Two RNAs folded together computationally: RNase P RNA and transfer RNA, 372 nucleotides in total.
RNA sequence: GGGAGAAGGAGGACCGCUGACAGAGUUCGACUCUGAGGAAAGUCCCCUCUCCAUAGUGCAAGUGGUUCGCAGAAGUGAAAAAACAGAGAUGUUUAGGUUAAUGCUGCAGAAACGAUACGAUACAGGGUGUGUACAAUGAUGUUGGAAGACAGAGAUUGCCUUGAUGUCGGUGAGACGAGCAACCCCACUGGAGCAAGUCCAAACAGUUACGAUAGAGCUGCACGCUCUGUAACAGGUAGGACGCUUAGUUGAAUGUGGUCGCCGAAAGGUAACAGAAAGGGGCUUACUCCCUUCUCCC
RNA sequence: GGGCGUAUAGUGUAGCUUGGAUAUCACUUUGGCCUUCUAAGCCGAAAACUCGGGUUCGAAUCCUGAUACGCCCG
Numbered sequence: 001g002g003g004a005g006a007a008g009g010a011g012g013a014c015c016g017c018u019g020a021c022a023g024a025g026u027u028c029g030a031c032u033c034u035g036a037g038g039a040a041a042g043u044c045c046c047c048u049c050u051c052c053a054u055a056g057u058g059c060a061a062g063u064g065g066u067u068c069g070c071a072g073a074a075g076u077g078a079a080a081a082a083a084c085a086g087a088g089a090u091g092u093u094u095a096g097g098u099u100a101a102u103g104c105u106g107c108a109g110a111a112a113c114g115a116u117a118c119g120a121u122a123c124a125g126g127g128u129g130u131g132u133a134c135a136a137u138g139a140u141g142u143u144g145g146a147a148g149a150c151a152g153a154g155a156u157u158g159c160c161u162u163g164a165u166g167u168c169g170g171u172g173a174g175a176c177g178a179g180c181a182a183c184c185c186c187a188c189u190g191g192a193g194c195a196a197g198u199c200c201a202a203a204c205a206g207u208u209a210c211g212a213u214a215g216a217g218c219u220g221c222a223c224g225c226u227c228u229g230u231a232a233c234a235g236g237u238a239g240g241a242c243g244c245u246u247a248g249u250u251g252a253a254u255g256u257g258g259u260c261g262c263c264g265a266a267a268g269g270u271a272a273c274a275g276a277a278a279g280g281g282g283c284u285u286a287c288u289c290c291c292u293u294c295u296c297c298c
Numbered sequence: 299g300g301g302c303g304u305a306u307a308g309u310g311u312a313g314c315u316u317g318g319a320u321a322u323c324a325c326u327u328u329g330g331c332c333u334u335c336u337a338a339g340c341c342g343a344a345a346a347c348u349c350g351g352g353u354u355c356g357a358a359u360c361c362u363g364a365u366a367c368g369c370c371c372g
Stems, first nucleotide, its partner, number of pairs: 001298009010288002012260006021035005037273001041284002044282005049193004061189005066079005081094005096184002102181004113177001118169005123163006132155001134154001140151004197242004204235001206233005214228005261270003299371007308325003318355001327343005348364005
């Protein structure tokens, strides 16, 4: 110097086109101002907010769990441990407890959660047998490299049984010491979500009152009832407004060119991931035109 | 925008709650038998857990990220 990778940062400013486009203000002059992100994404969490439910307490149920600090909460910083991935920088994941009680640990294995039983073998004691193809034709022991020498009467074995006895038992992730949990401990927890919800309101149906005793219907008449009118009340569809925000839309705007800046010797490049929809805060995932640090290779 | 769910042979499905070793069944495909030949029938075979990590002795199943698809709410 180059290449590959990891972590962090950052992911521009100004001007023109101009009367791009959307919105607000306005002296109504096309005058002024504002106009996508670090993740606006995934919708995985918490909060604001809204409606519904709800005396209080306890149980049950659900969610979470290293230690210390910060935060109202989701979360986050540091420390220390283990496992895994990687060549390394580094990254990911896991971890409250098993003292007492409860549950589980398949197959295999003697035994898998209560501690021992079980089998084999060794040793010791006892019992048993017309036992033996051993034994003075030398058992057995000592010595010796061997041949041999010395001593001289028992030796060996099967079966049964007993033992606070020792060792071993092929398996399996794990063999008596453990692991996990619907068990125990601690903390927290009502449900639904802006398509939540609030207001106005044609149509529509309802209640009450008034008026006319005008018209029509109930076979002619009377009474009564119903419909047609007006007003009020409370609902309420279409629709509208609010909720909604220094972008603030309701089918949804944010365009395009240049200069500076940045990188590069120059030419040149200035990207990629991605596009708000009530808002705020986290987590996770995606990306590199650039900057810093670190690792490995050449 | 918000709330849910699903993914297993070529196709349709069981198994997931409570993890247990060879993953079920049917159709399809294919080999053989039967038949003069075909169909039907009988006996076999092949073929899959959407993808990447993690927990665990062990993952289709549990946790987590990604992808694809579907449903509901004016």

It holds a member of the Rfam family "Archaeal RNase P". For this family Rfam cites "The Ribonuclease P Database" (Brown, Nucleic Acids Res, 1999). Its family is annotated with tRNA processing, multimeric ribonuclease P complex and ribonuclease P activity in the Gene Ontology. From the family's description: Ribonuclease P (RNase P) is a ubiquitous endoribonuclease, found in archaea, bacteria and eukarya as well as chloroplasts and mitochondria. Its best characterised activity is the generation of mature 5'-ends of tRNAs by cleaving the 5'-leader elements of precursor-tRNAs. Its mean pLDDT, the model's own confidence on a scale to 100, is 75.